[in-house]
Context: one part of a larger RNA
Molecule: small-subunit ribosomal RNA, 3' major domain
Organism: uncultured bacterium
């Protein structure tokens, strides 16, 4: 100098409290141990592995297994020979297809110093080599999680100390901050804090289409048409918020408490940003790469198979268990997003998944698109039910070469478990919890998950003694 204490002091966080809604009890999706199996491919493992990689495993992917099959190889570069393009296309053989062996058919290469040559391509041969998702993240770069958006971490010169070091960065106040002020052998610097950057609240202004409609008309009642720029929006471009102003405490400082105006008030509310470093932390399977291994295989290529198995355990969700609710039937109000290999209107047809049709759109124009919850009527009356919807029988839509192994959906019948779930645990401090439903990516098809999105909308915080974490000082140490 750390680091560690069931040392001490101060401080802070949904860390306790105070609320409120959950996992843990069922069922079913989905990860993961485990067990099975030809294979169930690999990799993550307290926080910080376990709806993770995987923003979507029927074939492909795919790396895993059994058969088949090939050996300069699917792929690059180089060499030699041939040939002359290359290349599309049917058929039909044998195959599980890879592929092997075939027949027609159509096209038919470019430059030049043109009986050649050159470059291009194809086939053939030989070797140099390809190739590896093969091992080592403890050899590695990148990326990245985590401590933690915590307030730290350092340096230059200076001084003090033999000296390792201290000083500054300690102390008094504040502050979300090592913010900021004041004192001080320290005076400054740097990266880190904050501000600059987008989003959102508020006004003003300039433009008015595809948006918009007060006022004035027309109307087929539909901003639809004439018109109009007021208003909503929409894009640009300013304004504003600074403890700027007033009292009060403070130490005449910082700053804190209350107010006043103000869409807003003391970081207005998001978010992007993540110093120094710790865990030999994650990734050699994105990628790149050292060193090792394989080379008629550990490489390629193909078809089925698996990654979906199932005495059981554990994570994470979803959907229940009802009356603040279930069914019927009415009528309302969203934000964001996506569309030409696409969205796919009206209309017909079907109980319905969907078929049919084709208008419209490269989209403030057409479309996905009917918001749900909520509101209003009727019904059910506390019961395994008009709760709840696994399971299983039929019967069918779609997608796709192909739904058995293993896809959604639909409609009819069928109708388990569950009666609020032990010890335990977890989220949240406001437009948040809770709930409702909407969208996108991935996608030929799959979404209870991921990401955003708006609707409706609480209750609590006395307080910092106690757990967890973390921050500064200070004290012990047989620890480095």
């Nucleotide at each position: 100098u750390g680091a560690c204490g069931g040392g001490g002091g101060c401080c802070c966080g949904c860390a306790c409290a105070a609320g409120c809604g959950g996992u843990g009890g069922a069922g079913c999706a989905u990860g993961u141990g485990g067990u099975u199996u030809a294979a169930u491919u690999c990799g993550a493992a307290g926080c910080a592995a376990c709806g993770c990689g995987c923003a979507g495993a029927a074939c492909c992917u795919u790396a895993c297994c059994a058969g088949c099959u090939c050996u300069u190889g699917a792929c690059a570069u180089a060499c030699c020979a041939a040939g002359u393009u290359c290349g599309a296309g049917u058929a039909a053989c044998a195959g599980a297809a890879a592929u092997g062996a075939u027949a027609c058919u159509c096209c038919u290469c470019a430059g030049c110093c043109c009986g050649g040559c050159u470059g291009g391509c194809u086939u053939g041969g030989a070797u140099a080599c390809a190739g590896g998702u093969g091992c080592u993240g403890c050899a590695u770069g990148g990326c990245u999680g985590u401590c933690g958006u915590c307030a730290g971490c350092u340096c230059g010169u200076g001084u003090u100390g033999u000296g390792a070091a201290a000083u500054g960065u300690u102390g008094g106040g504040u502050u979300a901050a090592g913010u900021c002020c004041c004192g001080u052998a320290a005076c400054g610097a740097g990266c880190g804090c904050a501000a600059c950057c987008c989003c959102u609240a508020u006004c003003c202004u300039a433009u008015g289409u595809u948006g918009c409609c007060a006022g004035c008309a027309a109307u087929u009642c539909g901003g639809u048409u004439g018109g109009g720029g007021a208003c909503u929006c929409a894009u640009g471009g300013g304004a504003g918020a600074c403890u700027g102003c007033c009292g009060g405490u403070g130490a005449c400082a910082a700053a804190c408490c209350g107010g006043a105006g103000g869409a807003a008030g003391g970081u207005g509310g998001g978010g992007a940003u993540g110093a120094c470093g710790u865990c030999a932390a994650g990734u050699c399977a994105u990628c790149a790469u050292g060193g090792c291994c394989c080379u008629u295989a550990u490489a390629g290529g193909g078809u089925g198979g698996g990654c979906u198995a199932c005495a059981c355990a554990c994570g994470u969700g979803c959907u229940a268990c009802a009356a603040u609710g279930g069914g019927c039937a009415g009528u309302a109000c969203a934000g964001a997003c996506g569309g030409u290999u696409g969205c796919u209107a009206a209309g017909c047809u079907g109980u319905g998944a969907a078929g049919u049709g084709g208008a419209g759109c490269u989209a403030a124009u057409c479309u996905g698109a009917g918001a749900a919850a909520a509101c209003u009527g009727c019904u059910c009356g506390u019961a395994g039910u008009c709760c709840g919807g696994a399971u299983u029988g039929g019967a069918g839509u779609c997608u796709g070469c192909a739904a058995c192994u293993c896809g959604a959906c639909u409609c009819c019948a069928u109708g388990a478990a569950g009666u609020c779930g032990g010890a335990a645990u977890c989220g949240c401090u406001a437009g948040u919890a809770a709930u409702c439903g909407c969208a996108g990516g991935u996608c030929a098809g799959c979404a209870u998950a991921c990401u955003g999105c708006g609707g409706u909308g609480a209750a609590u915080a006395c307080g910092u003694u106690c757990c967890c974490g973390g921050g500064c000082c200070u004290u012990g140490u047989a620890c480095a």